This is a predicted structure of a 99-nucleotide RNA (SAM riboswitch aptamer (S box leader)) from Quadrisphaera granulorum.
Lineage of the source: Bacteria > Bacillati > Actinomycetota > Kineosporiales > Quadrisphaera.
[in-house]
RNA sequence: CGACCAUCCCGAGCGGCCGAGAGACCUGGCUCAGCGACGCCGCAGCAACCACCCGCGCACUCCAGCGCGGGCCGGUGCUACCGCCAGGACCGAUGGAGG
Numbered sequence: 001c002g003a004c005c006a007u008c009c010c011g012a013g014c015g016g017c018c019g020a021g022a023g024a025c026c027u028g029g030c031u032c033a034g035c036g037a038c039g040c041c042g043c044a045g046c047a048a049c050c051a052c053c054c055g056c057g058c059a060c061u062c063c064a065g066c067g068c069g070g071g072c073c074g075g076u077g078c079u080a081c082c083g084c085c086a087g088g089a090c091c092g093a094u095g096g097a098g099g
Base pairs, nucleotide, nucleotide: 001099004096005095006094007093008092013043014042015041016040017039021032022031023030025088026087027086028085029084044079045078046077049075050074052071053070054069055068056067057066058065083091
């Protein structure tokens, strides 16, 4: 970079820095924001995609494997509003596996 699979109405915020827009894009609405939003950093937390651990079942000559449940100190992710809402488009985001 392009193609594939899964998820996107559950859950989880404080501090420091910055200083004007922000909620991806277009139209319309709604909301957040100098009582400092958005963003960045730190810490904390949520969650369980991957890894790892435990249990059960299936399969198995050995090694390796598949499914379900539980845990989770690791790798990501996430922590206003349903991906804020409706319509739109070669939509977007995150994870996984692979080229």
Rfam family: SAM riboswitch aptamer (S box leader). Gene Ontology term of the family: regulation of gene expression.